[in-house]
RNA sequence: ACAGAUAAAGCCAAACCUGCUGGAAGGCAGGGACGGAACGCCACGGAUCUUACCAAGAUAGCCGGGUUGCCUGAG
Numbered sequence: 001a002c003a004g005a006u007a008a009a010g011c012c013a014a015a016c017c018u019g020c021u022g023g024a025a026g027g028c029a030g031g032g033a034c035g036g037a038a039c040g041c042c043a044c045g046g047a048u049c050u051u052a053c054c055a056a057g058a059u060a061g062c063c064g065g066g067u068u069g070c071c072u073g074a075g
Stems, first nucleotide, its partner, number of pairs: 002073003011036002016031006034061001040067003044064003047059004
């Protein structure tokens, strides 16, 4: 290179609760762990969601893609 196991140092944190924020989807913080081997980051393609009405927004924990990185096996 390649692979990701009933292993793994370290890491993140769904639902739900509380507070703040937003018109909403949602976001942020604290608690909490269902999960995660990129569940780090990027709205590029598709998809879904919101609808003060229509051109904007949200989801990276929906899929693909791009990019960076840890551990273990292996070399």
The RNA shown here (c-di-GMP-I-GGC riboswitch aptamer) has 75 nucleotides and comes from a Pseudomonadota bacterium. Its Rfam family is "c-di-GMP-I-GGC riboswitch aptamer". Gene Ontology term of the family: cyclic-di-GMP binding. Taxonomically the source falls in Pseudomonadota (Bacteria, Pseudomonadati). The sequence was found by an Rfam model in a public genome assembly.